RNA sequence: UGAGUAGAGGAGGUGAUCGCCAGCUCUAACUAAGGGCUGGAGGAAAGUCCGAGCUCCACAGGGCAGGAUGGUCGCUAACGGCGACUGGGGGUGACCCCAAGGAAAGUGCCACAGAAAAUAUACCGCCCCGCUGGUGCGAGGUAAGGGUGAAAAGGCGAGGUAAGAGCUCACCGCUCCUCUGGUGACAGGGGAGGCAUGGCAAACCCCAUCCGGAGCAAGACCAAAUAGGAGAACGUUUGAGGAUGGCCCGUCCGAUGUUCUCGGGUAGGUCGCUUGAGGCGGCAGGCAACUGUCGUCCUAGAUAGAUGAUCACCGCCGCUUGCUUGCGGUAACAGAACUCGGCUUACGAUCUACUCGGACA
Numbered sequence: 001u002g003a004g005u006a007g008a009g010g011a012g013g014u015g016a017u018c019g020c021c022a023g024c025u026c027u028a029a030c031u032a033a034g035g036g037c038u039g040g041a042g043g044a045a046a047g048u049c050c051g052a053g054c055u056c057c058a059c060a061g062g063g064c065a066g067g068a069u070g071g072u073c074g075c076u077a078a079c080g081g082c083g084a085c086u087g088g089g090g091g092u093g094a095c096c097c098c099a100a101g102g103a104a105a106g107u108g109c110c111a112c113a114g115a116a117a118a119u120a121u122a123c124c125g126c127c128c129c130g131c132u133g134g135u136g137c138g139a140g141g142u143a144a145g146g147g148u149g150a151a152a153a154g155g156c157g158a159g160g161u162a163a164g165a166g167c168u169c170a171c172c173g174c175u176c177c178u179c180u181g182g183u184g185a186c187a188g189g190g191g192a193g194g195c196a197u198g199g200c201a202a203a204c205c206c207c208a209u210c211c212g213g214a215g216c217a218a219g220a221c222c223a224a225a226u227a228g229g230a231g232a233a234c235g236u237u238u239g240a241g242g243a244u245g246g247c248c249c250g251u252c253c254g255a256u257g258u259u260c261u262c263g264g265g266u267a268g269g270u271c272g273c274u275u276g277a278g279g280c281g282g283c284a285g286g287c288a289a290c291u292g293u294c295g296u297c298c299u300a301g302a303u304a305g306a307u308g309a310u311c312a313c314c315g316c317c318g319c320u321u322g323c324u325u326g327c328g329g330u331a332a333c334a335g336a337a338c339u340c341g342g343c344u345u346a347c348g349a350u351c352u353a354c355u356c357g358g359a360c361a
Stems, first nucleotide, its partner, number of pairs: 001357008010347001012314007020040008042333001046344002049342005054215004066211005071085005086100001087098004101206002106204002108200003123146002125142003129138003154172002157169003173195001174193008219271004229262006241253004278297008315330005
C1' cells in the first nucleotide's frame, strides 16, 4: 500500500421547561381530576421468506393430488437454519462459491452453423484401384488432419498400415470386480475389460424424506341500546292497555297487545399480554454448531396506537485560524403490536484483532 476473515458499535452526558403511555402511591373517594416516584423501540422492531410454541377447527387407518427439500455426519423444540467434513469450481495467496440424488425406467429438447447433434455420418482432405498424354473423372477404403459449433462419438504418444482406425501397446480417464482406511460422504491400492454411457432433470418425470387447515382480527369471559326469539302473567265486547283531558263521565282506537323474566348476541370492556426453548458472567464437555451446571438480572405492552419537542452547558466530529476564537453538524436505515429460533434485505461515520500479497528500507 492493496486485499481476506472475524468482531465491537448503531454516537453521548447533565440540567431546565412543556407534553404522551403504563405501573405504584398520596389528596380525594361514586367516577373524574390533580400531585409525587419509577419505567418507556431495534440491530435490523423491516420483508413476512422458512421453522416452532400457543389457540380454535378437522381427524380410525391408508392412498391420490399438491408443495417443499436433495453430498455425509452432527447440533437443535424444529427448520428450507447452523457447524464440521467430503466432492467440484475460482483465486499467486489469506480465503471464497456450489440447486451437490437419478440421463443403462420412460417421454422430450439440443437454436445458428455444420457432412453429421445420437438408429451416426463424410464438405475439404488422405490412400488404393480403373480410365486418361495431362488437368481430371468413376468405383471403393478411411476418419489421423482441416473446417462448423456451447458441445463432434474417450485423450495423448508409440507401434502398425496403401492410408488410417483401441487395430495393438504404455500412461491418463471410464466401466466392472475386489482389498484397505473412515460412523459416513469418500479416499487410496490391486485385478479385469478396448470403451459400452454426448449434453440438458433451474424440461416433464422417477427415487428418497417431510408436510391436516386457519391464525392473537387465534380464542375465552362480562355485557348497554335497537330489532328479532323463547317462556310466564294479564287480557280478547264481562275489554288489559292507549289517545283526548287537571280528574271523572263520555267519545275514539283496540288483540300481530302490555308487563316481567330468560337465552343468544352487536357496540363497549376484561383476559390472552409479556418470565421466556429468556439475557449476562464464570466453570466443565465438544474442532465447532451446541450442551450441562453455578451465580446474577427482570428490561415497553400501547389498541388507531405512547416512547416527543425546545433551550443551555460539557463532550465528539468537520471547516476556519499562527494561537485564542468563530461557524456548522450530532445523523442514516427505520420504527414494537402474541412470543421465540433463523434467513434475507436496508443503512452512517468509526474502531479492534488475526491473516495473505506487493513495493521500499
Molecule: Bacterial RNase P class A
Organism: Syntrophales bacterium